[in-house]
Context: one part of a larger RNA
């Protein structure tokens, strides 16, 4: 990992509800006697009940409270048994700590000490001191030998453990290999012995104290205690939730309350929906208010700059500028006005609706979407409120795939039918459907500022046969190089000024160019041509902008419609709807054993109901059984499940069914336990 055993709500006492039975006041207890035993019969000791109420005096089927002949609160029939629930004590549904404390046993391993032994190749270096020579007045001092010191140096045994690699279900629960430190010493070691857990020892690491150490082992207290984790075993029916709100040394736990069951009263009291009658100050809007805000050669308090006076002080002011006026605009803590819902209340109504009261709960971690807002960056698949669906507890059909989107709620059966959401070329059920556009981008799958003679449509001026526009062809001049300026400015560095003449027009000059001129060319004006032209605003679908890591964002194939906008008629398409059969569940009816009508009939937590088994007692020495019991193995048949069971092999002695009562009563999960592959 698998298989087979095993394996978790129990017992005991009390309370309280409910259900069945006795009595009507109930009722024994410990004991007693009979009896083989279930058990009967005594035994009234004692409980409850019998009257309650009120602080109490007291009254009393009433009582209190109170002014009250109101209203409200409590109260006027129970009790012992035995089932079930459920709370309370106890280990109280199993398993599970890390601790904590009693009383043991440990120094054969390690720490330290004690007492008593052992061991430490082989080289090196040469301290003191002594000798002998030098050498001094005497030392000193120098040399040369001898010597042999040293927590002294090289290096084995030993004792250790710095580095790498090996080893990691190892050859080893710390090793081996290849180098390494210490190696006469605070050295190592044998053997005896001594300190002992709130403790000892420690050249001090919380280090060791027997592979155990921030408190050693051992056994008891102990089933310790767990507001944590994880397990918790047969079927089928009904209903069916919570993730909210105060409070909490609370916040992953409890208490009450909300929401759920299940009895019972009550009986329209509740609610969808209409109607109609309320107040409101949110959305929008507004700007008198109370902030806030743009302008304005409106008006201008008061400063600034300026001009005059000898001075009071008078004047100007294209500055700044209070206040006021006229435009314009914001606001959760602005409002003169003011919606939609929502919400009150009445009236009508429709559902096995509500609403008390008793018993039994689970939940109090919520998830997204849509809409109002709050924090955040008007970020989060983010986070807190509010609301509203879904999920959660919901499968079916749609989105390619996808708890929270979109349709729709699955009692069971059909090889019937209609539909919804979405779909209708192939994958793939069903239109290669019709009708008008519009795309050329494969846009149609995703993104903005910006850009755009892509292309459709829509509008209202403009010019135009008196000929627009665009092309060609001709003309574009004179005063005058205008003045200044300038080395030079001559239309065309640049600065001022921009006149006047001939003209059909033609700038003191639109661009280009020359050092300056010169030269093209614009504007403007003639002709040729011939009918539209240019230019603006609003708008359908496109282009660009567009760069990322596997080909990878139509689901594929493809597709010019099978793309996009409008309209039509068909089809398909789901556990929805309907048709046909069945069953249950709760009501009315009805009749009669059974109908028949209506509603229901997803389900987690969680309540309530009804059954099937499995061992054992009872009846019972049951039926039945060597002409084969129990088990075990395969298989018809029945039954809405647990399950029942005929036959067939096996097996080799028990033992059904039925009624009934007692349980060690039901395996897939607990890092469960044992066995065994």
């Nucleotide at each position: 990992u698998c298989c087979g055993g095993c394996g978790a709500c129990u017992u005991a006492u009390a309370g309280u509800u409910a259900g069945u039975g006795g009595c009507a006041g109930g009722u024994u207890a410990a004991g007693a006697u009979a009896g083989a035993g279930a058990u009967a019969u005594c035994g009234g000791a004692g409980c409850c009940a019998g009257a309650g109420u009120g602080a109490a005096a007291g009254c009393g089927a009433g009582c209190u409270u109170g002014a009250a002949g109101a209203g409200a609160g409590c109260g006027u029939a129970g009790u012992c048994a035995c089932u079930a629930g459920u709370u309370a004590u106890a280990g109280a549904c199993c398993c599970g700590a890390a601790c904590c404390c009693g009383c043991u046993u440990g120094a054969u391993c390690u720490a330290a000490c004690c007492a008593u032994g052992g061991c430490c190749a082989g080289g090196a270096u040469g301290a003191a001191a002594c000798u002998u020579a030098g050498g001094u007045a005497a030392u000193a001092c120098u040399a040369a030998g001898u010597g042999g010191a040293g927590g002294u140096c090289c290096g084995a045994a030993c004792c250790g453990a710095c580095u790498g690699a090996u080893g990691u279900u190892g050859a080893a629960a710390a090793a081996u290999c290849a180098g390494c430190g210490g190696a006469u010493g605070a050295a190592u070691u044998g053997u005896g012995g001594u300190u002992a857990g709130g403790g000892g020892u420690g050249a001090a690491a919380u280090g060791c104290c027997a592979a155990u150490c921030g408190a050693a082992u051992c056994c008891g207290g102990a089933g310790c205690u767990a507001g944590c984790u994880g397990g918790u075993u047969c079927u089928c029916c009904c209903c069916g939730a919570a993730a909210u709100g105060c409070g909490u040394u609370u916040a992953g736990g409890c208490g009450c309350a909300g929401c759920g069951g299940u009895a019972a009263a009550u009986g329209u009291u509740a609610u969808a929906a209409u109607u109609u009658a309320g107040g409101g100050g949110u959305a929008a809007a507004g700007c008198a208010c109370u902030g806030u805000u743009a302008c304005g050669u409106a008006u201008g308090c008061g400063g600034g700059c300026u001009g005059g006076u000898a001075a009071u002080u008078c004047g100007g002011u294209a500055c700044c500028a209070a206040a006021u006026c006229g435009u314009u605009g914001c606001a959760a803590a602005c409002u003169a006005a003011g919606a939609a819902u929502a919400c009150u209340a009445a009236a009508u109504g429709u559902a096995u609706a509500g609403u008390u009261u008793a018993c039994c709960a689970g939940u109090a971690a919520g998830a997204c979407u849509g809409u109002g807002g709050g924090g955040g960056a008007u970020a989060a698949g983010c986070u807190c409120c509010a609301u509203u669906g879904u999920c959660a507890a919901g499968a079916g059909g749609g989105a390619a795939a996808c708890a929270g989107c979109c349709c729709a709620g699955a009692u069971c059966a059909c090889c019937a039918g209609c539909u919804a959401a979405g779909g209708c070329c192939c994958c793939u059920a069903a239109a290669u459907a019709a009708u008008u556009a519009c795309u050329a981008a494969g846009u149609g799958a995703u993104a903005a500022a910006g850009g755009u003679a892509g292309u459709g449509g829509a509008a209202g001026g403009g010019c135009u046969u008196a000929g627009a526009c665009a092309a060609c062809c001709a003309g574009g001049a004179g005063g005058u190089u205008u003045g200044c300026u300038u080395a030079g400015a001559a239309g065309c560095a640049g600065c001022a000024a921009u006149c006047c003449u001939u003209u059909a027009a033609a700038a003191a000059g639109u661009g280009c160019g020359u050092a300056a001129u010169a030269g093209c060319u614009u504007a403007c004006u003639g002709g040729u041509c011939u009918a539209g032209c240019a230019a603006u605003u609003c708008u359908g679908c496109g282009c660009c902008g567009a760069a990322a890591a596997u080909u990878a964002a139509c689901g594929g194939g493809a597709c010019u419609a099978a793309g996009u906008a409008a309209u039509u008629u068909g089809c398909c398409g789901a556990a929805g709807c309907u048709g046909u059969g069945a069953g249950a569940u709760a009501u009315a009816c009805a009749u009669u054993u059974u109908g028949u009508a209506u509603a229901u009939c997803g389900g987690u937590a969680g309540g309530g109901g009804a059954g099937c088994g499995u061992u054992c007692c009872a009846u019972g020495u049951u039926a039945g059984g060597a002409u084969g019991a129990a088990g075990u193995a395969u298989u018809a048949g029945c039954g809405a499940a647990a399950g029942c069971g005929g036959g067939u092999a096996u097996g080799g002695a028990c033992g059904a069914a039925a009624u009934g009562g007692a349980a060690g009563u039901g395996a897939g999960a607990a890092u469960g336990u044992c066995g065994g592959a």